About this RNA
This is a predicted complex of two RNAs, RNase P RNA and transfer RNA, with 468 nucleotides together. The coordinates come from a structure-prediction model, not an experiment, and the mean pLDDT is 76. Rfam match: Bacterial RNase P class A. By type it is a ribozyme.

Parts: sequence; structure tokens; C1' cells
RNA sequence: CCAGACGGUCGGAUGGCCGCCUUUGCCCUUGCGGCGGGGGAGGAAAGUCCGGGCUCCACGGAAACACGGUGCCGGGUAACGCCCGGCGGGGGCGACCCCAGGGAAAGUGCCACAGAGAGCAGACCGCCCGGCCAGUCCUCGUGACGCCGGGCAAGGGUGAAAGGGUGCGGUAAGAGCGCACCGCGCCGCCGGAGACGGUGGCGGCAUGGUAAACCCCACCGGGAGCAAAACCAAAUAGGGACGGCACGCCGGCUUCGGCCGGCAGGCGGGUUUUCGAGCCGCCGUCCGGGUCGGUUGCGCGAGGCGCCCGGUAACGGGCGUCCCAGAUGAAUGGCCAUCCAUCGCCUCUUCGAGGUGGGGACAGAACCCGGCUUACAGACCGUCUGGCACU
RNA sequence: CGGGGCGUAGCUCAGCCUGGUAGAGCGCUUGCUUCGGGAGCAAGAGGCCGGAGGUUCGAAUCCUCUCGCCCCGACCA
Repeated sequence: CCAGACGGUCGGAUGGCCGCCUUUGCCCUUGCGGCGGGGGAGGAAAGUCCGGGCUCCACGGAAACACGGUGCCGGGUAACGCCCGGCGGGGGCGACCCCAGGGAAAGUGCCACAGAGAGCAGACCGCCCGGCCAGUCCUCGUGACGCCGGGCAAGGGUGAAAGGGUGCGGUAAGAGCGCACCGCGCCGCCGGAGACGGUGGCGGCAUGGUAAACCCCACCGGGAGCAAAACCAAAUAGGGACGGCACGCCGGCUUCGGCCGGCAGGCGGGUUUUCGAGCCGCCGUCCGGGUCGGUUGCGCGAGGCGCCCGGUAACGGGCGUCCCAGAUGAAUGGCCAUCCAUCGCCUCUUCGAGGUGGGGACAGAACCCGGCUUACAGACCGUCUGGCACU
Repeated sequence: CGGGGCGUAGCUCAGCCUGGUAGAGCGCUUGCUUCGGGAGCAAGAGGCCGGAGGUUCGAAUCCUCUCGCCCCGACCA
């Protein structure tokens, strides 16, 4: 310098002007308001895929059935399907990356096409042995092709997969038929906390694949979600309780404001001889549920930053310090200037310098937190690998 | 916020559960028929099953992620 692997950070900056949301202080008697101070999106706020907090509902405790999820071992964590460190398998020259990674000798199902045979395997071509000469061929017979009866599973062929692999021996040809190594299974021993690794003996191989097919085993899970939930509470309608004593007329007194006494009446309809009660309707007051609306939930938290300690790490502990969005049709914006990164064009003098124009990724809180996944212009930092050149 | 469904030929849909050959109707093209058109008859083209990855010998179908569309519940006193 080129190519690459892994981890991390940022993701425009500063200033001015005009606005928006929220909080707080002061001023005017109050209100409309006026003047100030503080704060104001993200690494993913997203998808809503997991795990919790919180709230309500259900429930005597627990277990089981069903359903759903998870699945090597150890650790971390409030918890997890997340993270860290290992083990095993696979890929890469390497740094490093990937794995839904329990059980296929509990049972069931499936394995299309091709192929002889695809699951208590099988023989098409082939190889070998014995017999035969009807046919064809010839070198004319103990002949070959062929035919009949057997043996074999080496080689060919089919397939994703053909019932261990390689080599030597063995044999008529062959075959775990025998042997060595590798693989597999069983039983020990050693190392390790464990997954597992190493090693010895035995077994001649029985037991193909598929569980992101049913299933079996182990473990986990009560349901709903801030539109949860609680409080205040309008008009109208509907429910319940209680009520309808007024207006007036006459007389007396008076400080001309009223006071005292008496009389009559008792909302309407219908039932009943009448009253009352009860019923229906009207009006008034109150109560309860509860809609519109409003308030709380709702911003101090498994919180951020710095240092130290323990741990390989995830993470944990201690000390110090900071307070850091809360909208509800939903604020966090717009303009200008300079700078930064980048792109195009032009000029000069190649490096480079100057001028001019464009132009800033993905995307936006809505109860909160821990993860995962997905999207993302560009810039920067660190560690490591392979190659080339120079010293 | 919670739940469910769909995406397959130009259009409307089967096939997916239980993996193996992707089909139907309408439409399109060509030919026959007709003076010409329509109708009819015959033949044919057209898809990599929304996208990416995985499981499997093999994926439209099973699993995961993702994109787009549609519907339902949550408030009716």
C1' cells in the first nucleotide's frame, strides 16, 4: 500500500431572528395578559417478535389433562427464546464466522420419479460352477453367444440415500469369511464441575434418512392490557326518593319598609259514595349509575456519567456527581450567516490552490424498562489476518 | 394496544392441512368457418407461486425474518 475479519463511537457544528410544547419566578386588584429563567426525540423512538415492572379480573394451596413455547454444558440477569465463556459439528489459507445443537434400538407415518431392489431388502447387466447343442457364428468341439439348474454381491447401472469404509489375505467367483487401521455399539479406566475428550477390552456390524411429520422426554407459562385502572363530572333521555301550602280576598295597625288576625283554596286525569292511599300524566328539588369533557396514572428510574475493586467475560460491588421530553388531532419547527463532510463544473501550475453551484442517511416519543429483529448517506477509532514492496 | 386472514397466468380463484407433475374459468394469439364481424370449432402462448434466509434428497406447501393489503375487538351510558 492492497484485500479482508472483529469490536466500538458519531450520525452535522456555532451564532442571530421569528415561532411551538412544558415547567418555574416576578409584575398589574383579578382576568385577557406582560417581562424573564430551565428543559425539549432515537440508535433504532420502528416492527410489536420475546421477557419483566405496573393495573384490573379470576383463583383455597398444589398438581394434572389440554394448548402454546423452549431444548448441548456452565455462568450472568428482576426475567427471557437475551448475553458471556466453553463443548461438539460445519465452512474459510487465516483473522474469524455459522449451527431450532434432546430423543430415530417407545411407537406410527412418509421416502415421488428412476431403479432388479427404498425397509422382516434386492439381482437388470455382470462374475463364477455344473449340464445341454434345437438355433446363429467359427478356428467345427470338453467352443463362443445362447438355453437349463445353481452360487455371489466384488464391478457396472438407478437414485438424495442401495444394510459399514480402505487395504491385504482368502476363494470357483465372492462375501467381516479372516486380519490391520478407521467408523459404530456395549462395558471399564483416566482427565474435566459438566457438555465432552483420551484410552483399554469385547462385539463382526445388528441399528438408512426424516421429529422446522405426528410423537416421546425434561423444563416454563392463569387471563387481559395505560383505550389497563382510579377520581371529578354538563346538557338531554331514562331510573329512584321526596314534594306541589303559591297567587289571592277582607279587616286592623304603621315610622309607609311592612306586621298581625280571619276567610277561601290545595296541579291535572281516571278508579271509588266520599276522603285518604295507590295508579297514569305534568312541574319542582334531590340522589345514584354514567356519556361528552377534565384530572390522576405520567416521568427518581432494574436511571445517566466518571473513578476504583472483583471476575477471562457477560456482569456485580463501592464512592462521587447529575436531574435529563411529557404532547393528547398530538409541541420539538422555519429563515439567514459562517464552518464541516461530500458531489458536479470552471480557472491556474502536476502535487495542490482558488472561484461557483448543488446538497445532509434511516427515520420520529405516546405507560415504562431489558433484549431481539429490521432500515440507515457518510465519517472516525482500536485490535487482528493474508498478500505485495522497501529497509 | 390485542387478534385474524390474504398475496399463485392480464383478471377472478383452486392447489398448501397430509412436501415430489402448478391447474380451472374469463381474457390473449394463430388457423378454420363468414362477403365482413360476432358466435362456434381446433391448436397455442403466458407463472420461476410478494421478497430474503433456513429445514429436507426435494418447498407454492414446513419454520424464521420482512414488505404490502384487508377485516375484527377494545367506548354506546